[in-house]
Context: one part of a larger RNA
RNA sequence: GGCAUGCGGCGGAUGUCUUGGCGUCGAGAGGCGAUGAAGGACGUGAGAACCUGCGAUAAGCCCGGAGAAGCUGGUAACUAAGCUGUGAUCCCGGGAUUUCCGAAUGGGGCAACCCGACCCGUUGAGGGUCAUCACAUACUGAAUGCAUAGGUAUGUGAAGCGAACCUGGAGAACUGAAACAUCUCAGUACCCAGAGGAAAGGAAAGCAACAGCGACUCCGUAAGUAGCGGCGAGCGAAAGCGGAUAAGCCAGUAGUGUCAUGAACCGUCUGGAAAGUCGGACCAAAGAAGGUGACAGUCCUGUAGCGGCAUAGCUGGUGAGGCCUAGAGUAGAUUCGGGCUCGUGGAACCCGGAUUGAACAUGGGGGGUCCACCCUCCAAGCCUAAGUACUCCUCGACGACCGAUAGUGAAUCAGUAAGGCGACUGAAUGAUGACAAGCACCCUUGUUAAGGGAGUGAAAGAGUACCUGAAACCGCAUGCUU
Numbered sequence: 001g002g003c004a005u006g007c008g009g010c011g012g013a014u015g016u017c018u019u020g021g022c023g024u025c026g027a028g029a030g031g032c033g034a035u036g037a038a039g040g041a042c043g044u045g046a047g048a049a050c051c052u053g054c055g056a057u058a059a060g061c062c063c064g065g066a067g068a069a070g071c072u073g074g075u076a077a078c079u080a081a082g083c084u085g086u087g088a089u090c091c092c093g094g095g096a097u098u099u100c101c102g103a104a105u106g107g108g109g110c111a112a113c114c115c116g117a118c119c120c121g122u123u124g125a126g127g128g129u130c131a132u133c134a135c136a137u138a139c140u141g142a143a144u145g146c147a148u149a150g151g152u153a154u155g156u157g158a159a160g161c162g163a164a165c166c167u168g169g170a171g172a173a174c175u176g177a178a179a180c181a182u183c184u185c186a187g188u189a190c191c192c193a194g195a196g197g198a199a200a201g202g203a204a205a206g207c208a209a210c211a212g213c214g215a216c217u218c219c220g221u222a223a224g225u226a227g228c229g230g231c232g233a234g235c236g237a238a239a240g241c242g243g244a245u246a247a248g249c250c251a252g253u254a255g256u257g258u259c260a261u262g263a264a265c266c267g268u269c270u271g272g273a274a275a276g277u278c279g280g281a282c283c284a285a286a287g288a289a290g291g292u293g294a295c296a297g298u299c300c301u302g303u304a305g306c307g308g309c310a311u312a313g314c315u316g317g318u319g320a321g322g323c324c325u326a327g328a329g330u331a332g333a334u335u336c337g338g339g340c341u342c343g344u345g346g347a348a349c350c351c352g353g354a355u356u357g358a359a360c361a362u363g364g365g366g367g368g369u370c371c372a373c374c375c376u377c378c379a380a381g382c383c384u385a386a387g388u389a390c391u392c393c394u395c396g397a398c399g400a401c402c403g404a405u406a407g408u409g410a411a412u413c414a415g416u417a418a419g420g421c422g423a424c425u426g427a428a429u430g431a432u433g434a435c436a437a438g439c440a441c442c443c444u445u446g447u448u449a450a451g452g453g454a455g456u457g458a459a460a461g462a463g464u465a466c467c468u469g470a471a472a473c474c475g476c477a478u479g480c481u482u
């Protein structure tokens, strides 16, 4: 030096657990804001760092209800001072207060700051008003006679924020085509405007095919079909059929939420502790679950059921349409674009720019160039529930979902600490014990750390570096070997 064994150190894997997440389903809610929001700054407690609450009336004030003997939020104790059967704390509903910033709105500004004017009122209290825009009304009023522009006042409204869903406007490129230009990606992403709990659409100038249907929306199918397409890559319907739904009216009982009530067990043994063992019982419309010193139907909270209150948007039957002023620079045409499965094609149909431009139900549009016959509908006005989409948020239930390198980035004071000029990026850290009973007292020592006794405890080899405590790594001892 090596190997092996034993005993330790270091380390924090593993096991068990769960306060936190993830997902699904059902129900609710689908908005807040000039009566000042969302979000913040600063304050606020007897002592007060942070969180929570609140706002100079500041962990709170007033009223009503419910409730009950304790209470003065959490980390988090301690001390002090108080409140409370004249009903506190806590819970529900309503009201008051609500600094400063923020749409921020008297003016300014480097947010939480600076500087005003006027009125009321004090005589060094304080309160109120004063932004802009739109619309309406009234007054006033130029060049310029009437007018108009402009000005003034009053009233009403708007603004800003918010996760997705929705409608409209505007609109890429990477990519694919094995290159690339038409094409594709895609009317996607991004941006803007606007609205609602849904939005949009909607009662045929529609489809269809000689038979007929009868608003719209959504789903399935038709169908990867008919088609489109450097006929490449790819794109891709509709009719029809099957469903969802259906205001109002009539009849009906139960559901949901919430608050109460809510059955039944003792002994023995082991143990620190009984819910375990053994013995004998009981309840069950309740043997869901959680807690309690190990595993509890009968200990606690509950659970099933029953009852009070509130209330339909519930169930069954029938069952979507309405309105009036009745639609001209409109339909159509030419030209240039766009949308449809349709890339200009034989290209209808729908929408838009420019130039034009009818008829008037004895009329007009459509049925994929166009013409005839036939069929069908009535444009150029408006409204319309349900079925459908979504979930920032609230409640409930559930999970062949995770279990601390997992599950949200975040179980722990997390969008924090930290990094970056900035846009932005972005962690880690869970578990003593049943109960702190968290080691009084003594000894060593540098009156530190640490250790040894003693004590607590079932256990301290559970000692706040705390459950279990693997490996790597580092020692000590012994054996073998070089």
Base pairs, nucleotide, nucleotide: 001481002480003479004478005477006476007475008474009473015467016431017430020402021401022399023398024397025396026395027394028393029391030390031161032160039101040100041099042055043054044053046079047078049075050074051073061095062094063093064092065091070083071082072081106115107114108113116130117129118128119127120126132158133157134156135155136154137153138152139151140150165196166194167193168192169191176183180230206213207212217244218243219242220241221240227235228234248318249317250316251315252314255311256310257309258308259307261305265280266279267278269276281298282297283287289301290300291299321383322382323381324327332356333355334354335353336352337351338350339349342368363378364377365376366375367374418425419424438466441453442452443451444450
The part of an RNA shown here (large-subunit ribosomal RNA, domain I) has 482 nucleotides and comes from a Phycisphaerales bacterium. The prediction has a mean pLDDT of 82. It was read from a public genome assembly.